TPP riboswitch aptamer (THI element) from Sediminibacterium sp. Gen4, 105 nucleotides, folded computationally.
It was read from a public genome assembly, where an Rfam model found it.
NCBI's taxonomy places the organism under Bacteria, Bacteroidota, Chitinophagia, Chitinophagaceae, Sediminibacterium.
Model confidence (mean pLDDT): 76 of 100.
Its Rfam family is "TPP riboswitch aptamer (THI element)". Rfam describes the family as follows. Vitamin B(1) in its active form thiamin pyrophosphate (TPP) is an essential coenzyme that is synthesised by coupling of pyrimidine and thiazole moieties in bacteria.

RNA sequence: GAUCAUUCCUCGGGGUGCUUCCCCGCCUAAGGCGGAGAGGCUGAGAUAAUACCCGUUGAACCUGAACAGGGUAAUUCCUGCGAAGGGAAGGCGUACAUUUUUGGU
Numbered sequence: 001g002a003u004c005a006u007u008c009c010u011c012g013g014g015g016u017g018c019u020u021c022c023c024c025g026c027c028u029a030a031g032g033c034g035g036a037g038a039g040g041c042u043g044a045g046a047u048a049a050u051a052c053c054c055g056u057u058g059a060a061c062c063u064g065a066a067c068a069g070g071g072u073a074a075u076u077c078c079u080g081c082g083a084a085g086g087g088a089a090g091g092c093g094u095a096c097a098u099u100u101u102u103g104g105u
Stems, first nucleotide, its partner, number of pairs: 001099003008091003011055004016049001017041005023035005061086003067080004
């Protein structure tokens, strides 16, 4: 000198399942469907909180997928699939970071 993490500013992208109980409505032989409420499980986030996560160094998230194996009360619970295909950015600027050049020793 250059690059630039975290942070900061502005902007944008995304997901919200499984299960138990209770109440209401509809159809019923059993039972099933829809709505609201209170719990449990996993997780950063699961009743849209403006909270959480992510923004090309892109597994946040979507497709594949009513996927495969394992496991569970059950599930997008775990792993694979995945060196697959998509997917939303700019700025200021720092070091205990990296790199280049010069000088001294």